Overview:
This is a predicted structure of a 100-nucleotide RNA (Guanidine-I riboswitch aptamer) from Peribacillus butanolivorans. Its Rfam family is "Guanidine-I riboswitch aptamer". Rfam describes the family as follows. This family represents a conserved RNA structure found upstream of the ykkC and yxkD genes in Bacillus subtilis and related genes in other bacteria. The coordinates come from a structure-prediction model, not an experiment, and the mean pLDDT is 83. Lineage of the source: Bacteria > Bacillati > Bacilli > Caryophanales > Peribacillus. Of the family's consensus pairs, 100% are formed in the model.
RNA sequence: UUAAAAAGUUUCUAGGGUUCCGCGGUUUAAUUGCCGGCUGGUCCGAGAGAAGCGCGCAGGAUUUUUUUUGCGUACACGGAGGGAAAAAGGCCCGGGAGGU
Numbered sequence: 001u002u003a004a005a006a007a008g009u010u011u012c013u014a015g016g017g018u019u020c021c022g023c024g025g026u027u028u029a030a031u032u033g034c035c036g037g038c039u040g041g042u043c044c045g046a047g048a049g050a051a052g053c054g055c056g057c058a059g060g061a062u063u064u065u066u067u068u069u070g071c072g073u074a075c076a077c078g079g080a081g082g083g084a085a086a087a088a089g090g091c092c093c094g095g096g097a098g099g100u
Stems, first nucleotide, its partner, number of pairs: 008053005015044002020041002022038001023036004054073008075095001077098001081093003
């Protein structure tokens, strides 16, 4: 919004910090402790990013179970502040407040 509904999810990326790993420094008998976000791996991750699956409509095939093809899945400026058991953020509050 609507009579009632639906507008989903997965993987990845932009980005993020530092639990763990690694790396660097320092320390110790000893990878023993301490410090550092430091290119990275683990990790978090987009309403306004991507792709797939799913879904909707219209066909084709079919052993009537299913399978397959096409089209569609629009538009979208946005604080501050707060939340999270590592922490931060484009995560959540939030298609919010506000703006046009």